[in-house]
RNA sequence: GAAGUCGGUCAGGCAACCGCUGGGCGAAGGGCGCAAGUCUUAGCCGAGAGGAAAGUCCGGGCUUCAUAGAGCAAGAUGCCGGUUAACGACCGGGCACCGUGAGGUGACGGAAAGUGCAACAGAGAAUAGACCGCCUAAGCUCGGGGAAACCCGGGCCGGUAAGGGUGAAACGGCGAGGUAAGAGCUCACCGCGGACGUGGUAACACGGACGGCACGGCAAACCCCAUCUGAAGCAAGGCCAAAUAGGGAAGCGCAUGGCGUGGCUCGCGUUGCUUCCGGGUAGGCUGCUUGAGCGUACUGGCAACAGUGCGCCUAGAGGAAUGGUUGUCCACGACAGAACCCGGCUUAACGACCGGCUUCCCCC
Numbered sequence: 001g002a003a004g005u006c007g008g009u010c011a012g013g014c015a016a017c018c019g020c021u022g023g024g025c026g027a028a029g030g031g032c033g034c035a036a037g038u039c040u041u042a043g044c045c046g047a048g049a050g051g052a053a054a055g056u057c058c059g060g061g062c063u064u065c066a067u068a069g070a071g072c073a074a075g076a077u078g079c080c081g082g083u084u085a086a087c088g089a090c091c092g093g094g095c096a097c098c099g100u101g102a103g104g105u106g107a108c109g110g111a112a113a114g115u116g117c118a119a120c121a122g123a124g125a126a127u128a129g130a131c132c133g134c135c136u137a138a139g140c141u142c143g144g145g146g147a148a149a150c151c152c153g154g155g156c157c158g159g160u161a162a163g164g165g166u167g168a169a170a171c172g173g174c175g176a177g178g179u180a181a182g183a184g185c186u187c188a189c190c191g192c193g194g195a196c197g198u199g200g201u202a203a204c205a206c207g208g209a210c211g212g213c214a215c216g217g218c219a220a221a222c223c224c225c226a227u228c229u230g231a232a233g234c235a236a237g238g239c240c241a242a243a244u245a246g247g248g249a250a251g252c253g254c255a256u257g258g259c260g261u262g263g264c265u266c267g268c269g270u271u272g273c274u275u276c277c278g279g280g281u282a283g284g285c286u287g288c289u290u291g292a293g294c295g296u297a298c299u300g301g302c303a304a305c306a307g308u309g310c311g312c313c314u315a316g317a318g319g320a321a322u323g324g325u326u327g328u329c330c331a332c333g334a335c336a337g338a339a340c341c342c343g344g345c346u347u348a349a350c351g352a353c354c355g356g357c358u359u360c361c362c363c364c
Base pairs, nucleotide, nucleotide: 001360002359003358004357005356006355007354008353009352010351012329013328014327015326016325017324018323020048021047023045024044025043028041029040030039031038032037050335054346055345057344058343059342060341061340062233063232064231065230074229075228076227077226078225079093080092081091082090083089094108095106096105097104098103109224110223114222115221116218117217131164132163133160134159135158139156140155141154142153143152144151145150172190173189175187176186177185191213192211193210196207197206198205199204237286238285239284240283247277248276249275250274251273252272257271258270259269260268261267293312294311295310296309297308298307299306300305330333
């Protein structure tokens, strides 16, 4: 210098003016409403979206309901250790795979509990399998040669999993011995297996001996094992509280009554009046932002994280604010907009900057 890898920070800047939404100080009122409450107005001060506010995929707080305990069902998770309020998240480690490397990826428990699956091709796909090939030792037999022993050639019955071929996968690999040809049949090495020893909290790693291969793959097939999970969500929920209707209590009235039928009578219909109480609806307030908070320093820890000190307060609406204009500068500005809160994950995205590390090239 180039290429790469991992982590972090920022997310147009500055100034002026005009607005919008909350909060605080402060003055005098007014409007609406039965009330609760709410709206408006001069001035001053200060604040006002994100790294993902998003998807709503996990986990927790909070709230209401449910809940003796245990089990079934259903769902989720699944190497080991740790962190955490909790998690399916994160950190560290192990193993496997990818990369020259820094580093990355992983539903990574059990296939000796059981059931099941494997298209096509292929002889055979899990109680293996003779298509080509190799062999003719044993048994039967035919032909030829030979005096005979026997030799040569063929057939039948067979042997053989070395080699070829098919396949994603062919029942340990490879070499040597062995054999008629072959074969863990035997042996070395590698793999595998259950024990043992050593190291490690553990996953696991390493070691020498033993076993002669039994035990192929798929559990993101059913299943088995272990652990976890009550349900619904801020339109949760809490408080204040009209009118009308209905409920309760007390009092009055009490049927030749009262009320309605436009005034009266008959007729017809109906059953009353007053006060208080409680529930609920409209409406209003609250929940609502001080929190597993942020910054910084130190301490412990490899780290996730935890502790202590100091400092800070940083939107809280309810048709829903966070905007507009102008000037100027630059690298010309992406994805995108809070709605109870928080921890993660995932997805979206113009770029700028900083740091650790790796590989290659050049110079001294």
Overview
Predicted 3D model of a 364-nucleotide RNA (Bacterial RNase P class A) from Propionivibrio sp. Rfam family: Bacterial RNase P class A. It is annotated as a ribozyme. The gene name in the source record is rnpB. Its mean pLDDT, the model's own confidence on a scale to 100, is 77. The sequence is in RNAcentral, with records from ENA. Taxonomically the source falls in Propionivibrio (Bacteria, Pseudomonadota, Rhodocyclales, Rhodocyclaceae).